[in-house]
Context: one part of a larger RNA
Molecule: small-subunit ribosomal RNA, central domain
Organism: metagenome
RNA sequence: UUGGGCGUAAAGGGCGCGUAGGCGGGAAUGAAAGUCAGAUGUGAAAUUCCGGGGCUCAACCUCGGAGCUGCAUUUGAAACUUCAUAUCUUGAGGGUAGGCGGAGAAAACGGAAUUCCACAAGUAGCGGUGAAAUGCGUAGAUAUGUGGAAGAACACCCGUGGCGAAAGCGGUUUUCUAGCUUAUUCCUGACGCUGAGGCGCGAAAGCAAGGGGAGCAAACAGGAUUAGAUACCCUGGUAGUCCUUGCCGUAAACGAUGCAUACUUGGUGUAGCUGGACUCAACCCUAGCUGUGCCGAAGCAAACGCGUUAAGUAUGCCGCCUGGGGAGUACGCUCGCAAGGGUGAAACUC
Numbered sequence: 001u002u003g004g005g006c007g008u009a010a011a012g013g014g015c016g017c018g019u020a021g022g023c024g025g026g027a028a029u030g031a032a033a034g035u036c037a038g039a040u041g042u043g044a045a046a047u048u049c050c051g052g053g054g055c056u057c058a059a060c061c062u063c064g065g066a067g068c069u070g071c072a073u074u075u076g077a078a079a080c081u082u083c084a085u086a087u088c089u090u091g092a093g094g095g096u097a098g099g100c101g102g103a104g105a106a107a108a109c110g111g112a113a114u115u116c117c118a119c120a121a122g123u124a125g126c127g128g129u130g131a132a133a134u135g136c137g138u139a140g141a142u143a144u145g146u147g148g149a150a151g152a153a154c155a156c157c158c159g160u161g162g163c164g165a166a167a168g169c170g171g172u173u174u175u176c177u178a179g180c181u182u183a184u185u186c187c188u189g190a191c192g193c194u195g196a197g198g199c200g201c202g203a204a205a206g207c208a209a210g211g212g213g214a215g216c217a218a219a220c221a222g223g224a225u226u227a228g229a230u231a232c233c234c235u236g237g238u239a240g241u242c243c244u245u246g247c248c249g250u251a252a253a254c255g256a257u258g259c260a261u262a263c264u265u266g267g268u269g270u271a272g273c274u275g276g277a278c279u280c281a282a283c284c285c286u287a288g289c290u291g292u293g294c295c296g297a298a299g300c301a302a303a304c305g306c307g308u309u310a311a312g313u314a315u316g317c318c319g320c321c322u323g324g325g326g327a328g329u330a331c332g333c334u335c336g337c338a339a340g341g342g343u344g345a346a347a348c349u350c
Stems, first nucleotide, its partner, number of pairs: 004321003007304002012318001014201004021194003025088002028085004033081002035077008048066007091191001092188003095184006103177007110154001114150007125136002162169002206247006215241002220236004258317006266295011299306002323350003332343004
């Protein structure tokens, strides 16, 4: 390369926006680049194939024919792709009227708990464990009451419930920003899908500067346990955890399942919206759309399992895989303050 694959065997980029590129809805007219047909020229000889001939045969030699699947020029065809023109509404986007949500940003406020401080009252223990000890306490602790301070997180509601592209998002109120969805079918008229590079977002930990520091808690110290115990358990405890600004750019960043579109029996929950029927209304019943679960037809699958939220049937585009170790290492380049990240081998060995 041909080909085969990517839930768990190697393999889906952490997620989005989007450039180039690739691919792209219905009907019409024209052009003729791709496409198809004809003609002409060329496609040396040898070689190859077919049919003859010559060396006693064969190899070999030789004659004739075909072929040389190609290229160029030219004449046509117009279904498909393409291009141009004009057009349509189903894809896409917008309008109008509603709805939904822990979606994002900022500010203000609230109560419970915890710790600390002060005071009151009170006395010998408290705490902790499998059992203890370290620790705290007669300089009055723990438990109790009152007052005050601080920081962080928001019990119940909470739900295979909701929202978000992912990371993620949960007390209350307000302001600002974005999204999704339902009804209508009013407007634009293919404006679409994907997306190499690129740009942005991106848990935790970590880094820089400045704040903050209640609780928790790497490191560290002590007490236990143990043969030992650089651990698990206990008492303490610093970075950190929190805020602002900037960096880092990685995770089992997982549904271990890229995005978009279409098609393919069903059943049953649940969230939001809309219509119908009933009704005073709600509930209930019923139909549809969007999401989120479970079970399962066909089919798929090595099996497990998946199964209209596909891992089924297809198409378009991107990313990625090619035995284990060496190794996500070395070297180079590049990004970063650093830690390190991205890209990414080979020798050798089984």